This is a predicted structure of a 90-nucleotide RNA (c-di-GMP-I-GGC riboswitch aptamer). The coordinates come from a structure-prediction model, not an experiment, and the mean pLDDT is 86. It was read from a public genome assembly, where an Rfam model found it.

RNA sequence: UUCGAAAAAGGCAAACCCGGGGAAACCCGGGGACGCAAAGCCACGGGCCUAAACCGCGCAGAGCGCGGUAUGGCGGCUGGGUUGCCGAAC
Numbered sequence: 001u002u003c004g005a006a007a008a009a010g011g012c013a014a015a016c017c018c019g020g021g022g023a024a025a026c027c028c029g030g031g032g033a034c035g036c037a038a039a040g041c042c043a044c045g046g047g048c049c050u051a052a053a054c055c056g057c058g059c060a061g062a063g064c065g066c067g068g069u070a071u072g073g074c075g076g077c078u079g080g081g082u083u084g085c086c087g088a089a090c
Base pairs, nucleotide, nucleotide: 001089002088003087004086011036012035016031017030018029019028020027021026034076040082041081042080044079045078046077047074048073049072053069054068055067056066057065058064059063
């Protein structure tokens, strides 16, 4: 530097359940393991999810409904950046 067939030491933890937070997406803690060689870290590009708030429209109105928007999320969708354990090859 490249790779992850076999091995070892260990690591993380999907669904689901319980408690908490949030308008929601989702997040945090505990249990639990479907999987994962970066399933460590960073929302920078693409993608996806949500719409409290804001904007527009409708209704006589309070308010509600519909549409749009991320400033909110997902790193276990993907590209990129960055750090790193073990082993193999060079």